[in-house]
RNA sequence: GGAGUCGGCCGAACAGUCGCUGUGACGCCAGUUGCAGAGGAAAGUCCGGGCUCCACAGGGUGGGAUGCCAGGUAACGCCUGGGGGGCGCGAGCCCACGGACAGUGCCACAGAGAACGAACCGCCGAUGGCCCCGGGUCACACCGGGGAUCAGGCAAGGGUGAAAAGGUGCGGUAAGAGCGCACCGCGCCGGUGGCAACACACGGCGGCACGGAAAACCCCAUCCGGAGCAAGGCCAAAUAGGAGGGCAGGCGGGUCAUACCGCCGGCCGCGACCCGCGGCGGCCCUCGGGUAGGCUGCUAGAGGCGCGCGGUGACGCGCGUCCCAGAUGAAUGACUGUUCUCGACAGAACCCGGCUUACAGGCUGACUUCUUUA
RNA sequence: GAGCCCAUAAUCUCGCGAAGCGCGCUGCUGAGGACUCGUAAUCCGUUGGUUCCAGGUUCAAGUCCUGGUGGGCCCACCA
Repeated sequence: GGAGUCGGCCGAACAGUCGCUGUGACGCCAGUUGCAGAGGAAAGUCCGGGCUCCACAGGGUGGGAUGCCAGGUAACGCCUGGGGGGCGCGAGCCCACGGACAGUGCCACAGAGAACGAACCGCCGAUGGCCCCGGGUCACACCGGGGAUCAGGCAAGGGUGAAAAGGUGCGGUAAGAGCGCACCGCGCCGGUGGCAACACACGGCGGCACGGAAAACCCCAUCCGGAGCAAGGCCAAAUAGGAGGGCAGGCGGGUCAUACCGCCGGCCGCGACCCGCGGCGGCCCUCGGGUAGGCUGCUAGAGGCGCGCGGUGACGCGCGUCCCAGAUGAAUGACUGUUCUCGACAGAACCCGGCUUACAGGCUGACUUCUUUA
Repeated sequence: GAGCCCAUAAUCUCGCGAAGCGCGCUGCUGAGGACUCGUAAUCCGUUGGUUCCAGGUUCAAGUCCUGGUGGGCCCACCA
C1' cells in the first nucleotide's frame, strides 16, 4: 500500500430574525423574560414485560409458542459463554441443532426394484432334470466330457434416480455375498474427563439389525388466563330507556289471586369449550337517537453518565452525580447570511427490554491476509 | 392503538384449478401450417409464466417456514 473480518461513534456546522409546544419567574393582567424541546431506528407491530380492568386469575380439554447445554435477565423467540455440524488460507461467519426402533401418512418422473427390499441387462448353473458326444452294458444302470436348455442360485458389475440397504483390501465360492477376517464407519454397554451438552487412537459386545423428511400429522419436555391508554378513574352535556327480530320457564311451597320464597333450568362476566366462582331478573342481534367537551392516567425510569469491585462474558453490586419532549387537528419550524466533504433513512403519542427492516456519507479501535521496502 | 383478509394469464387489464400429484385449463401474444384465387374469420399443432418480492426447509415450493412490499375491511363514548 491492496484486499478483508469484527465492533464502537457521528449523521451538516455556526450566527441572526420571526414563530410553535411545555414549564418557571415577574407583572400595572396588555404582556415581558429565562429554560427545555424527536431517533438510531421514534418504523414494522414480530416477541417479552411493566401498568390498568376483568374471580389478584382456580381445575381440565383444546390452542399457541419454544426446542443442543450452562448461565444472564423483570421476562423473552433476546443476550453471553460452551458443545456439535457446515463454510473460509485466515481474522471470522452461518445453523428451526429434541424424537424417524410410539404410531399414521409421503418420496412425482425415470427405473427391475423406493422401504415387512427388488432382479431388466448381466454372472453362475455347484445341485436336480433335459439334450449331445465318448466309455461301458446284450440292453439299462453307471462313469467322464460338453451345451446354457429348464428348475434354480447371486447381488459383484452395468443402467435409472435426489436417494438403491455400509466402504477398502484379502480370503472364499459354481458365481457371489459381512459368508469369514483386518482396518475404517455404525449401533449398544461400560470406563475416563466435563455441572452439562459432549469428547476419547480407552475396553467389551453386535456382522450391521437403523434411507430421507417432523419448516407432514404427531410424540416428548418447558412456558403461556383474557383484553388493551380507544385500558382505567373523575367531572360535565344531550336524548325517543324508541322500533323490529331471535332466544329463554318449569316444578314445589304460599295466596282467593298476584306478590313472595326455594329447587332445577336460563342469561351475563371470568373473550375457545366443560367444570367451578360471582352477578342478574331477562339476554342477544339489527336499525334508530344523543354527545363528540374537560381533567387524570402522562412521564423520575428494570433512567443516563462517571468511578470502584466481582465475573471469561452477558451482567450484577456499591458510591457519586444529573433531570433529559409530553402534543391531542396534534409543537419541535420558516427565512437570511457564512462555511463544508452539499447532507441518507426517516419523525415521539402509556412506558420499557429486544428482534427485524430502511439508511448518502464520514470518523475510529482491534484483528486477518497478500505484496513491496528496511 | 387493536384485530382480520387478499395478491397466481406471458407489455398492461380481465378467469380458474392444483391440501408438496414436478404444473394444468381457458383466453391472449408471436411466428408457422391448413382452408381460400387472395385477405379476414375459423381450425391445427407450437412458443412465450421470477405464481407480489427476498431468503430458507426439501430431491423438488403456487403450496411449508421466516422477513418484507402493496392493497382492502372493521373497531369512539352515552342511554